[in-house]
RNA sequence: UUCGAUAAUGGCAUACUUGUUGAAAGACAAGGACGCAAAGCCACGGGCCUAAGGAGGAUUGUACUCUAAGGUAGCCGGGUUACCGAAA
Numbered sequence: 001u002u003c004g005a006u007a008a009u010g011g012c013a014u015a016c017u018u019g020u021u022g023a024a025a026g027a028c029a030a031g032g033a034c035g036c037a038a039a040g041c042c043a044c045g046g047g048c049c050u051a052a053g054g055a056g057g058a059u060u061g062u063a064c065u066c067u068a069a070g071g072u073a074g075c076c077g078g079g080u081u082a083c084c085g086a087a088a
Base pairs, nucleotide, nucleotide: 001087002086003085004084011036012035016031017030018029019028020027021026034074040080041079042078044077045076046075047072048071049070050069053067054066055065056064
């Protein structure tokens, strides 16, 4: 530097459940394991989710549309750090 096995030490934890929090998406804690070789960390680019508040608005400030903003790193790319092993 590249790679990840059928090896070792270990790590993380989907759905779902309970509690807390938030308007919501979601987050956090505990349980739980679908999976993960960065499923460690960073919202920089794209994607996706939410929309209390704000703007617009039917059939009236309702549905609905847009959006400041928020979220997702377990959607992808990028950045950054790192254990064990293999190969060069």

c-di-GMP-I-GGC riboswitch aptamer from Pullulanibacillus pueri, 88 nucleotides, folded computationally. The source organism's lineage runs through Bacteria, Bacillati, Bacillota, Caryophanales and Pullulanibacillus. Its mean pLDDT, the model's own confidence on a scale to 100, is 86. It matches the Rfam family "c-di-GMP-I-GGC riboswitch aptamer". Rfam links the family to the GO term cyclic-di-GMP binding.